A computed fold for a 75-nucleotide RNA from an Actinomycetota bacterium, annotated as c-di-GMP-I-GGC riboswitch aptamer. Model confidence (mean pLDDT): 88 of 100. It was read from a public genome assembly, where an Rfam model found it. The source organism's lineage runs through Bacteria, Bacillati and Actinomycetota.
RNA sequence: CCCGAUAAAGGCACCCCCGUCGCGAGGCGGGUCCGCAAAGCCAGGGGCCUCACGCAGGCAGCCCGGUUACCGAAG
Numbered sequence: 001c002c003c004g005a006u007a008a009a010g011g012c013a014c015c016c017c018c019g020u021c022g023c024g025a026g027g028c029g030g031g032u033c034c035g036c037a038a039a040g041c042c043a044g045g046g047g048c049c050u051c052a053c054g055c056a057g058g059c060a061g062c063c064c065g066g067u068u069a070c071c072g073a074a075g
Stems, first nucleotide, its partner, number of pairs: 002075001003072002011036002016031006034061001040067003044064003047059004
C1' cells in the first nucleotide's frame, strides 16, 4: 500500500412519525434504527426524479469517477 475480523473505540442513519423550508423532486432539525468500512465530501459521466418547462432544479443510502480520512487481525 492492497485488504477488511463474529476485533476494539468512535461515526453515519433507511423506512416511519413530528417540526420547519420548498410549487415539487427534496433539504434541514428531533425521535427511531433498516442498514453502511467511506452511507465523509464533490453533480464530472451514466441513471432516476421534479417543475413555474428556462440559460431551472433534486438524489452522493443507484453505479462509475475525483478527493480526504479513523482502526489494524489474517492474507